[in-house]
Molecule: c-di-GMP-I riboswitch aptamer
Organism: Thalassotalea sp. 42_200_T64
């Protein structure tokens, strides 16, 4: 340096769940906790998944009115500019051990 990760040894990460914080949400951060992980290290480039504050579209309903229009709220749908690297692929980097 290459290959491999069955066993042995060293060290590492930490799902669910709980607590606190944060966010519109998905989620994230910290502490506890371990289901698992040989890249469960990093990067949203490709596919996929989650969310929809905000924006958009149409319809419906409610309030208000004598009525209509307008306005407001709400419902439904769409959109990532928000996320997920512990969903798959890709790129970059790397510890220990064995042969």
């Nucleotide at each position: 340096g290459c290959u491999c990760g069955u066993c042995c040894a060293a060290g590492g990460c930490a799902a669910a769940c709980c607590u606190a914080g944060u966010g519109a949400a998905a989620g994230c951060u910290a502490g506890g906790g371990a289901c698992g992980c040989a890249a469960a290290g990093u990067u949203a480039c490709c596919g996929g998944u989650c969310u929809a504050a905000a924006g958009g579209u149409u319809u419906u309903u409610u309030a208000a009115u004598a009525a209509u229009a307008a306005u407001a709220a709400u419902u439904a749908c769409c959109u990532a500019u928000g996320a997920c690297a512990g969903c798959g692929g890709a790129a970059c980097u790397g510890c220990c051990g064995a042969c």